The RNA shown here (transfer RNA) has 71 nucleotides and comes from Candidatus Iainarchaeum sp. Lineage of the source: Archaea > Candidatus Iainarchaeota > Candidatus Iainarchaeia > Candidatus Iainarchaeaceae > Candidatus Iainarchaeum. RNAcentral holds the sequence, with entries from ENA. Its mean pLDDT, the model's own confidence on a scale to 100, is 82.
Order: sequence, then structure tokens, then C1' cells
RNA sequence: GGGCCGAUAGUAUAAUGGUAGUAUUCGUCCUUGGCGUGGACGGGGUCCGGGUUCGACUCCCGGUUGGUCCA
Repeated sequence: GGGCCGAUAGUAUAAUGGUAGUAUUCGUCCUUGGCGUGGACGGGGUCCGGGUUCGACUCCCGGUUGGUCCA
């Protein structure tokens, strides 16, 4: 220098173009004499910029960053 893959909540991980889920964590409450376990509810997220579209995590272009391969 070039090819390919990835980037989603604090962490891990899903998501046919149609209100972004799950687990864990965190907060409140219930349960207990208390702690723990368990249960209910809630907070928290699409790497950045642009384009296509009625509508983009998703498709297209550029960039950033990580991994891998070639040189």
C1' cells in the first nucleotide's frame, strides 16, 4: 500500500427496510428477623458524516477504529 470481516446499553449478544430485543449490571418495591436467592417495575444503546427511501442498525459512498490475510 491492497483485499476481507467487524463496530448496537457499563459488559456480552440478537435484529426480513416498518416504534431496537435478550441476558447481566444499576435504581425502586415485594419477599426474609437480617443478608443472600427469587419476583415485579423502571433507567441506560445503533462508531462519525453524507446519500437513496414515505421510512435506514439494515442499502450505497466517504471517513475513524479493531481484527485478519497478501505484499